Predicted 3D model of a 117-nucleotide RNA (SAM riboswitch aptamer (S box leader)) from a Candidatus Methylomirabilota bacterium. The sequence was found by an Rfam model in a public genome assembly. Lineage of the source: Bacteria > Bacteria candidate phyla > Methylomirabilota (SeqCode).
RNA sequence: GACUCAUCCAGAGUGGCUGAGGGACUGGCCCGACGAAGCCACGGCAACCCCGCGUACCGCGGGGUGCCAACUCCUCCCCCUCCUCCCGCCCUGCGGGAUGAGCGGGAAAGAUGAGAA
Numbered sequence: 001g002a003c004u005c006a007u008c009c010a011g012a013g014u015g016g017c018u019g020a021g022g023g024a025c026u027g028g029c030c031c032g033a034c035g036a037a038g039c040c041a042c043g044g045c046a047a048c049c050c051c052g053c054g055u056a057c058c059g060c061g062g063g064g065u066g067c068c069a070a071c072u073c074c075u076c077c078c079c080c081u082c083c084u085c086c087c088g089c090c091c092u093g094c095g096g097g098a099u100g101a102g103c104g105g106g107a108a109a110g111a112u113g114a115g116a117a
Base pairs, nucleotide, nucleotide: 003115004114005113006112007111008110013042014041015040016039017038021031022030023029027074028073043068044067045066048064049063050062051061052060053059054058072109077106078105079104080102081101082100084098085097086096087095088094089093
């Protein structure tokens, strides 16, 4: 790296070194010299796995991994609902299409953990 399963609307940052990028990708929209990314130190969050304890299935402690702007920042593909507009018709509605909106649904992609060959 490919495969399987689970989770992804919660949560959590300071200092030092350094110095211009970063938020995976597309399109957006953001963050950044009041310091990006990276590295180091200390801290925190969380509870996937392991161990121990208590108990009654949820906690606590230790360890491994992970994480600490914005929902995985939003979005892309499909479907649903709605607004507006256009067209058609057997016309007061039904069908088709276009733009837009939705913290609506799904897929894909990605991230993390655990597992297996």
The prediction has a mean pLDDT of 81.